[in-house]
Context: one part of a larger RNA
């Protein structure tokens, strides 16, 4: 030096990606307790105080009664640096993001904001059900029956969920068009004959005709999509106007956001100093409504930021103990 511990002047996060690690808090009793809230919580919120032992007395308990025991109370003493005397046993608060919650997960690098979830919506299915496994028999569904079963999306709760059916999908209707085969047999060629004819062989038009597709509707909590350029009120801006395009041109709400390139946007808060955080603004490169939008109590080994307590994380390292390494034998 290394490992594991103990301890440290003054300072107290200056360390660091980050208070990682360590320190601190810790039991029981008494008191006291905010915003917010789904009125249940939040809450052990926060914060303040007490705790040994002796004797006397009181009230209960126990005992047939007293003593003793146990629990509580009142008063007076005693002794320690220290009385939950060792061990063991929450640090706390504020604010924001995400996910409502308890739960589940990458056995052996990820526990999460991912999955699930109750709730919401939608599609299919009338039972020999749909759906699934199997070549099949058969089985599950289910000894079920639409308040049931299966698939998909969303994800408690609150307020909501705008516009577009042109494309793709699904679905409905069956008028018209297109299309296959069977059937059909107009006609043509060959053969046949001395020449016709019949016959034979080959070819073959119209006609006929299911689903599908075209066509016509519906459907977005189906897959999806939700404009551009000019001008106008002294300046700025544009309620307004014009033109082009579209199936329709993004509504409410939110917004430099887990989304913002320019960007450390601008302003505020906070600091001596803040590419961070929080609150606003909106010029949204490229938010946006169950691919859910916006809020939200409680909850979280989740993720940012701040304050307080605490500390060898640090300024800046020291000392000690045990071991390992090492040295000697």
């Nucleotide at each position: 030096c290394c490992a594991u511990g103990u301890u440290g002047a003054a300072g107290a996060a200056a360390c660091u990606c980050a208070g990682c690690a360590a320190a601190a808090u810790g039991a029981c009793c008494c008191u006291g307790u905010a915003a917010c809230u789904u009125c249940g919580g939040g809450a052990g919120a926060a914060g303040a105080g007490g705790u040994g032992u002796u004797c006397u007395c009181c009230u209960a308990u126990u005992u047939u009664u007293u003593u003793c025991u146990u629990a509580g109370g009142a008063a007076a003493g005693c002794g320690a640096c220290a009385u939950a005397g060792a061990c063991g046993a929450g640090g706390g608060g504020g604010u924001a993001g995400c996910g409502a919650c308890u739960g589940u997960u990458u056995a052996a690098u990820a526990a999460a904001a991912a999955c699930a979830c109750a709730g919401g919506a939608u599609u299919c299915u009338g039972c020999u059900a749909a759906g699934u496994g199997g070549u099949a028999a058969c089985a599950c569904g289910a000894u079920c029956u639409a308040u049931a079963g299966a698939g998909u999306c969303u994800g408690a709760c609150a307020c909501c969920u705008g516009u577009u059916c042109g494309a793709u999908g699904c679905u409905g209707a069956a008028a018209g068009g297109u299309c296959g085969a069977a059937a059909g047999g107009a006609g043509a060629a060959g053969u046949g004959u001395g020449a016709u004819a019949a016959g034979c062989u080959u070819u073959g038009a119209a006609u006929g005709g299911a689903a599908g597709c075209c066509c016509c509707g519906g459907u977005a909590a189906a897959c999806a999509a939700c404009g551009a350029c000019a001008g106008u009120a002294c300046u700025c801006u544009a309620a307004c106007u014009g033109u082009c395009c579209u199936a329709a041109g993004g509504u409410a709400g939110c917004a430099a956001a887990a989304u913002u390139c320019c960007u450390u946007g601008u302003c505020g808060c906070a600091u001596a100093a803040g590419u961070a955080c929080c609150g606003a603004c909106u010029u949204g490169c490229a938010c946006a409504a169950a691919u859910g939008g916006u809020g939200u109590c409680a909850c979280g080994a989740c993720u940012g930021c701040c304050c307080u307590g605490c500390u060898g994380u640090c300024u800046c390292u020291g000392a000690c103990a045990u071991g390992a390494a090492c040295c000697u034998g």
A computed fold for a 329-nucleotide part of an RNA from Cucumis melo, annotated as large-subunit ribosomal RNA, domain IV. Rfam family: Bacterial large subunit ribosomal RNA. Gene Ontology terms of the family: structural constituent of ribosome and ribosome. The coordinates come from a structure-prediction model, not an experiment, and the mean pLDDT is 85. The source organism's lineage runs through Eukaryota, Streptophytina, Cucurbitales, Benincaseae and Cucumis.